[in-house]
C1' cells in the first nucleotide's frame, strides 16, 4: 500500500494480583464473586490451505485469527421535527 470481511459464532482451569474495553472524544459497560498478561486444555471461524464433490458447497490436518456487550455505542458528512437510517475516517483480521 492493495483488496475482502467486520449485527453472526465460541470458555474452563492454573499462575498472576489492579486494571480493561486499540488511540483519542462523550458516554456506556466489565472487573477483588479477581483485570491486563502469561500457560494448558477446550472450542468458534473458514481468508489462505488441503481434500472430495463440482464451481459452489462440503470437510478441516496444516499456517493465522478469534471467544462481553454491533469494531460496545459515540466523534466528521448526508438524511430526518425527532427518534432513526446511510457512508466516510480511524482500527482489527486475512491475503497479495
Nucleotide at each position: 500500500c492493495u483488496u475482502a470481511u467486520c449485527a453472526a459464532g465460541a470458555a474452563a482451569g492454573g499462575u498472576g494480583g489492579a486494571g480493561g474495553g486499540a488511540u483519542a472524544u462523550g458516554g456506556c459497560c466489565c472487573u477483588g464473586a479477581g483485570a491486563a498478561a502469561c500457560c494448558u486444555u477446550g472450542g468458534c471461524a473458514a481468508c489462505c490451505u488441503a481434500u472430495u464433490u463440482u464451481u459452489a458447497a462440503a470437510u478441516a490436518a496444516g499456517g493465522u485469527g478469534c471467544c462481553a456487550a454491533u469494531u460496545c455505542c459515540u466523534a466528521c458528512c448526508c438524511u430526518g421535527a425527532a427518534a432513526g437510517g446511510g457512508g466516510a475516517u480511524c482500527g482489527a483480521u486475512a491475503a497479495g
Molecule: SAM riboswitch aptamer (S box leader)
Organism: marine eukaryotic metagenome